[in-house]
Context: one part of a larger RNA
RNA sequence: GGAUGAACGCUGGCGGUAUGCCUAACACAUGCAAGUCGUACGGGAGUUUUUAACUCAAGUGGCGGACGGGUGAGUAACACGUGAGAAUCUGCCUUUAGGAGGGGGAUAACAACUGGAAACGGUUGCUAAUACCCCAUAUGCUUUCGAGUAAAAUGGAUUUAUCCGCCUAGAGAGGAGCUCGCGGCUGAUUAGCUUGUUGGUAGGGUAAAGGCCUACCAAGGCGACGAUCAGUAUCUGGUUUGAGAGGACGACCAGACACACUGGAACUGAGACACGGUCCAGACUCCUACGGGAGGCAGCAGUGGGGAAUUUUCCGCAAUGGGCGAAAGCCUGACGGAGCAAUACCGCGUGAGGGAAGACGGCCUAUGGGUUGUAAACCUCUUUUCUCAGGGAGGAACUCAAUGACGUGUACCUGAGGAAUAAGCAUCGGCUAACUCCGUGCCAGCAGCCGCGGUAAUACGGAGGGUGCGAGCGUUAAUC
Numbered sequence: 001g002g003a004u005g006a007a008c009g010c011u012g013g014c015g016g017u018a019u020g021c022c023u024a025a026c027a028c029a030u031g032c033a034a035g036u037c038g039u040a041c042g043g044g045a046g047u048u049u050u051u052a053a054c055u056c057a058a059g060u061g062g063c064g065g066a067c068g069g070g071u072g073a074g075u076a077a078c079a080c081g082u083g084a085g086a087a088u089c090u091g092c093c094u095u096u097a098g099g100a101g102g103g104g105g106a107u108a109a110c111a112a113c114u115g116g117a118a119a120c121g122g123u124u125g126c127u128a129a130u131a132c133c134c135c136a137u138a139u140g141c142u143u144u145c146g147a148g149u150a151a152a153a154u155g156g157a158u159u160u161a162u163c164c165g166c167c168u169a170g171a172g173a174g175g176a177g178c179u180c181g182c183g184g185c186u187g188a189u190u191a192g193c194u195u196g197u198u199g200g201u202a203g204g205g206u207a208a209a210g211g212c213c214u215a216c217c218a219a220g221g222c223g224a225c226g227a228u229c230a231g232u233a234u235c236u237g238g239u240u241u242g243a244g245a246g247g248a249c250g251a252c253c254a255g256a257c258a259c260a261c262u263g264g265a266a267c268u269g270a271g272a273c274a275c276g277g278u279c280c281a282g283a284c285u286c287c288u289a290c291g292g293g294a295g296g297c298a299g300c301a302g303u304g305g306g307g308a309a310u311u312u313u314c315c316g317c318a319a320u321g322g323g324c325g326a327a328a329g330c331c332u333g334a335c336g337g338a339g340c341a342a343u344a345c346c347g348c349g350u351g352a353g354g355g356a357a358g359a360c361g362g363c364c365u366a367u368g369g370g371u372u373g374u375a376a377a378c379c380u381c382u383u384u385u386c387u388c389a390g391g392g393a394g395g396a397a398c399u400c401a402a403u404g405a406c407g408u409g410u411a412c413c414u415g416a417g418g419a420a421u422a423a424g425c426a427u428c429g430g431c432u433a434a435c436u437c438c439g440u441g442c443c444a445g446c447a448g449c450c451g452c453g454g455u456a457a458u459a460c461g462g463a464g465g466g467u468g469c470g471a472g473c474g475u476u477a478a479u480c
Stems, first nucleotide, its partner, number of pairs: 001480002004477001006476005013348006019341002021306001026304003030301003035063003040060002044056005070259003080183006088176003093172007101135004110125006140149003155164003185231003192222003197219008234256004238249004261282005284295004312338001314337003320334001321332004351381004361372004386417006395406001424469005429450003435464005445452002
């Protein structure tokens, strides 16, 4: 000198664009953050123009809650980056081919009875489906090539012509799982480590290769090219510095991974061993009629606590995107915006021209004067900003119509008014731009280094003046 997710002190006019718990992965009051479909289904309730429609939505059922959002605790690992590979799966989407024949039994809702303080149930009875089951069929799969085995909802809507669906198989796209080469921290004051360990055979298991698991057999495997152990740490694109080489870092944004009170487990599903699902154990908090129950902000706001330190319990689905739906639409703290903070960067302003041998005042003085200083006053202008008034977008595209949170009108434009509404901070011994007076007297104090201060201190404190930067200026911290 640069740079920062900064903090502190003094000061503070505006706008744009970004950024904003780096500490306790500490505990959380309250609200919201994942629903949707009546064109799958029965039943119910309500409304009306009452025999037909419409609306609502508890339940069955479907799809989605594996995305999106948060955090970085763990992890030194095929976790990540990069390059390759073979033994795999894949809902929705695109495309190709074929198909949907026959039958059946339940169950929630509901009703009755009933247990419990509650959470939540129990028994009996009734009923539907795109819920469930059986038989048939077969381009598939298995195969010892004989054979064996596997499907569907002919459902929903209507304008009767279509649309949306169902099943099977092939291909694609995108996604996911797995393996390997290479690469990126510290310590030898850690030198030996390993028994499912290393390999084989057989079997099990998985979507899939594999000690992944089991039995048997062999005795291997790794290591000074640093194994093992210990410490630290998410990784990368990148950020920052530097002429570069290199160093330091990994906030925001983007990709990957991991985690969801702590530990463990599986279920469902195309996909999870699942943040706002389930079960078990633990700690903590809450309710209780003491029998038993409920909860998980590392989602958005917000609270306490910790800390030098980090924001509103805001508006809207108008845009972009996502889920569901045939659609209308519903949901969306994703997102779009507004609010707060000089936290950073960028831009603008706080007026412009004239105005004295130079006012007053201040300071210094050799008392002549010098300086503050064209600075002020005063004159002439201007109106960026500011205030008021008028006008006023774009962001909107579906599909006719309608539709803007921002914004009871923003940005912007026009007019009027009036220099009006707007300057500080640090420093002045050398390094280092900038000097005098007074006070103090090794005191009080300063200080990044050298060093100042013990009676003439340009170094302390004040004043006048100067210098530097400027809505900022200094200090501190860590870094090149």

This is a predicted structure of a 480-nucleotide part of an RNA (small-subunit ribosomal RNA, 5' domain) from Odontella aurita. The coordinates come from a structure-prediction model, not an experiment, and the mean pLDDT is 85. The organism belongs to Odontella, within Eukaryota.